Large-subunit ribosomal RNA, domain V from a bacterium, 585 nucleotides, folded computationally. The coordinates come from a structure-prediction model, not an experiment, and the mean pLDDT is 83.
[in-house]
Context: one part of a larger RNA
RNA sequence: CCCGCACCAAGACGGAGAGACCCCGUGCAGCUUUACUACAGCUUGGCAUUGAGUCUGGUUAUAAACUGUGUAGCAUAGGUGGGAGACUUUGAAGUCUCGGCGCUAGCCGAGAUGGAGUCACAAUAUGAAAUACCACCCUGUUUAUUGCUUGGCUCUUACUGCAACCGUUAUCCGGUUGCAGAACAGUGUCUGGUGGGUAGUUUAACUGGGGCGGUUGCCUCCUAAAAAGUAACGGAGGCGUUCAAAGGUUAGCUAGGUUCGGAUAGAAAUCGAACUGAUAGUGUAAGCGCACAAGCUAGCUUGACUGCGAGACCUACAAGUCAAGCAGGUACGAAAGUAGGAGCUAGUGACCCACUAUAUUUAAAAGUGGAAUUGAUAGUGCUCAACGGAUAAAAGUUACGCCGGGGAUAACAGGCUUAUAGCGCCCAAUAGUUCACAUAGACGGCGCUGUUUGGCACCUCGAUGUCGGCUCGUCUCAUCCUGGAGGGGUAGCCCCUUCCAAGGGUAUGGCUGUUCGCCAUUUAAAGAGGUACGCGAGCUGGGUUCAGAACGUCGUGAGACAGUUCGGUCCCUAUCUGGUGUGGG
Numbered sequence: 001c002c003c004g005c006a007c008c009a010a011g012a013c014g015g016a017g018a019g020a021c022c023c024c025g026u027g028c029a030g031c032u033u034u035a036c037u038a039c040a041g042c043u044u045g046g047c048a049u050u051g052a053g054u055c056u057g058g059u060u061a062u063a064a065a066c067u068g069u070g071u072a073g074c075a076u077a078g079g080u081g082g083g084a085g086a087c088u089u090u091g092a093a094g095u096c097u098c099g100g101c102g103c104u105a106g107c108c109g110a111g112a113u114g115g116a117g118u119c120a121c122a123a124u125a126u127g128a129a130a131u132a133c134c135a136c137c138c139u140g141u142u143u144a145u146u147g148c149u150u151g152g153c154u155c156u157u158a159c160u161g162c163a164a165c166c167g168u169u170a171u172c173c174g175g176u177u178g179c180a181g182a183a184c185a186g187u188g189u190c191u192g193g194u195g196g197g198u199a200g201u202u203u204a205a206c207u208g209g210g211g212c213g214g215u216u217g218c219c220u221c222c223u224a225a226a227a228a229g230u231a232a233c234g235g236a237g238g239c240g241u242u243c244a245a246a247g248g249u250u251a252g253c254u255a256g257g258u259u260c261g262g263a264u265a266g267a268a269a270u271c272g273a274a275c276u277g278a279u280a281g282u283g284u285a286a287g288c289g290c291a292c293a294a295g296c297u298a299g300c301u302u303g304a305c306u307g308c309g310a311g312a313c314c315u316a317c318a319a320g321u322c323a324a325g326c327a328g329g330u331a332c333g334a335a336a337g338u339a340g341g342a343g344c345u346a347g348u349g350a351c352c353c354a355c356u357a358u359a360u361u362u363a364a365a366a367g368u369g370g371a372a373u374u375g376a377u378a379g380u381g382c383u384c385a386a387c388g389g390a391u392a393a394a395a396g397u398u399a400c401g402c403c404g405g406g407g408a409u410a411a412c413a414g415g416c417u418u419a420u421a422g423c424g425c426c427c428a429a430u431a432g433u434u435c436a437c438a439u440a441g442a443c444g445g446c447g448c449u450g451u452u453u454g455g456c457a458c459c460u461c462g463a464u465g466u467c468g469g470c471u472c473g474u475c476u477c478a479u480c481c482u483g484g485a486g487g488g489g490u491a492g493c494c495c496c497u498u499c500c501a502a503g504g505g506u507a508u509g510g511c512u513g514u515u516c517g518c519c520a521u522u523u524a525a526a527g528a529g530g531u532a533c534g535c536g537a538g539c540u541g542g543g544u545u546c547a548g549a550a551c552g553u554c555g556u557g558a559g560a561c562a563g564u565u566c567g568g569u570c571c572c573u574a575u576c577u578g579g580u581g582u583g584g585g
Stems, first nucleotide, its partner, number of pairs: 001585008010577003014572002022406004027402002029398004035201005041194003045190005051155005057149003061145006068138001078137005085119003094113008159181009204216003213233001217239006240387001241283001242342002247301007256276006281290002284347001286345003305328004311322003317388001330339003353381006363374002413460001414458001415456003419453001421449006430440002467542001468540003472534001473531005480505003483500006507521005548566004552561003
C1' cells in the first nucleotide's frame, strides 16, 4: 500500500413520511353566536271547509211617537212653506194619582173626577210668528220590523275521538249502530311575529413573519439628488368646509414695530412726532404669491349668467386643470374696459337604482291606435371613509382538523452584524493622612471577542428532532489548583495586582424537569468558554409542544391563556467516509 472478517455509530445537512408548528390561498370542513340571509317548527289574524235557534250590545234602512230654553219677551220660539181659523158631549178648563223627559222654569202621556170651554190671528217685543191647524225636512231619544255584526247559551247533520258488530283469519280500510265533543278543533291558503332547530355563506388589505396596535381618500412642506416624477409602519401638519358677502365692478386708502411726548392710563386702550420699511394682513393647514396691491374702506349691484369653445397642461384608462374668442341677455364704470364666484393649491364619490322638475308630447313604446313603461336635459339621495366603490343584505372559533403551496415568511440551529453583553486599552477628575497611576477610578474616548439579549431573513418547510440529565469526549485560555516571576500602602502568616505557563487535575449529597441557583459537608482546587446552546440512525423523556380531563381567568358562546394540574406509541438489519480490534498478501 492492497484485500478481508468482527465491531462502533461521529459524518454522508443518512433512510422513511410533498412539515402536523408558522405564513399564504378572495382553498375545504367541523363547531358557535345578540354575523347575514333563508327554511322547518311554534304562534297571531283574515278567508274556506262551516250549519241551525235564542238572548244581549252596536249599527244601517223604514214606520210611528216625541224632542228643541242665548238676551229681550206672557214663555222651554228648531227651519221653510201654506194658513184665519182649529180642537171640544166620540167630553174643554180645573183638581187628584202614576209614569217619562228636563236647562228645576216647565213639557208630554195614562187613569180617575169634572161638566163647557181652550188656543191662535190683532197689540208690545223679536233677525225670524205662532205646535191654532196641515205638509216637507234638521238635531237627539224611544218603540217595532228588516239586514249586517260583537259576546253568551243551546242544538245536530258537517267534522273529530272512543267503543261494539259485520266484510274478516286482520290494531289497515270500508259499512252500520251507540256514546262524547262540536261548528270549536283539525286541515288548506294568505299574512305579522318568533325561530343556530336546520342550511348556505361572509368574516379586507398593507405589515421588516403573523397577531395586537396603527393606517387606507384628498391638500401643503421636507426627504427629492437645482426640469417633471420618485419609496418606506420616513419627518411635520391640515381637510370632509365657510361666505348673499368674505362675490362683481367703480373710486379711494396703507400696514406692523421701536423710541420720545401726553390726565386717569399700567407692558398693551385712544392722541401727536420721529425713525424703520412689509416683519402686518389674506375666513380656514402649509407653501408659493400679493404695495399698480390679491391687504383695508365706501357707492351701486348679482357675471356665484344661458348656449358654446380654438388651443394647451396632466395623463395607462377613467378622471382632473387652464383657456382666448363667438352668440344672447346683464352689473359696474364718463370711457377704455372688467365680470362664466372667492389670491392659488384641500373641502370629495364612478356605474346601477329611486325620486323631482322641464318640453308646442321632443324620441321609442313588441300586428295597428292608445297606454303601462322607457329615453333626453337639469338636479336630489351613498363616513359606498377598506374613499376606482365585489352584494340591497354578513361575525367568530378549531389543540378534532384537512388540502394545495412557501425557506417568497416566523419558531431551533448555522450565517452576516455587534446595538446589548463580556473582556481590554487611552485620558485622569477624585478616593487613597501627603501622593492620580500599591489599589480603586467618575465624565468621556478607542478597540477586541463572537459565550448573552437582540437586529436581518441568506441555505434548509417533497422535514437540519427541541430543554435538561446519562455516556463518551475533544479544543481554546480571558488560569480555579499545582509551577515560575515583577510590583505592593509586602514586618511575618495571609493577601492585592500584573506577567509567563493549558502538563495534569478540577467533589459528593438535599430541593427543583431544570441549565442556573440556594443549602449541607468536603477539597490543593471545586475555572470560564467553544464544539448544531458537542453528543436521541448512542440512551432517557422529567420539561416544553397533539388528541382526554380539571381549576383560575377571559369570552354570550364555540373556545382561549410564555397561567396551573393529572395522563400521554422515541422507528431504522450500516452501502460509503471515519474509528477500534484482528487476519492475509